A computed fold for a 107-nucleotide RNA from Sphingobacterium sp. SGL-16, annotated as SAM riboswitch aptamer (S box leader).
Its mean pLDDT, the model's own confidence on a scale to 100, is 81.
Of the family's consensus pairs, 94% are formed in the model.
NCBI's taxonomy places the organism under Bacteria, Pseudomonadati, Sphingobacteriales, Sphingobacteriaceae, Sphingobacterium.
The RNAcentral record of the sequence draws on Rfam.
[in-house]
RNA sequence: CGCUUAUAGAGAAAGGCAGAGGGACUGGACCCGAUGAAGCCUUAGCAACCUGUCACUAGACAAGGUGCUACAUUCUACCCGAAACAUGAUAUAGGGAAAGAUAAGCC
Numbered sequence: 001c002g003c004u005u006a007u008a009g010a011g012a013a014a015g016g017c018a019g020a021g022g023g024a025c026u027g028g029a030c031c032c033g034a035u036g037a038a039g040c041c042u043u044a045g046c047a048a049c050c051u052g053u054c055a056c057u058a059g060a061c062a063a064g065g066u067g068c069u070a071c072a073u074u075c076u077a078c079c080c081g082a083a084a085c086a087u088g089a090u091a092u093a094g095g096g097a098a099a100g101a102u103a104a105g106c107c
Base pairs, nucleotide, nucleotide: 002106003105004104005103006102007101013043014042015041016040017039021032022031023030026077027076028075029074044069045068046067048066049065050064051062052061053060054059073099078096079095080094
């Protein structure tokens, strides 16, 4: 890198260096950014998975290993698709899938 499984509308900040972009790809939108983006370092915090303890049924606590700390995975694209208004449906709410992210396991 790849495969499998699970999870995600909650939660969580400052300082230094740096100097213009960033929000996974590609479109369409919409946001963030010189009141300082990305990236790197330090400290702090959060608690998804593993781990530990208590419970044995749900769970609770801790924060050791990863991870994370603007906007639902920022929304949307593919499929299904109400009620009401209405007599326009190729639409919306909602749901599923795909893709990506994180964790654990495997090769």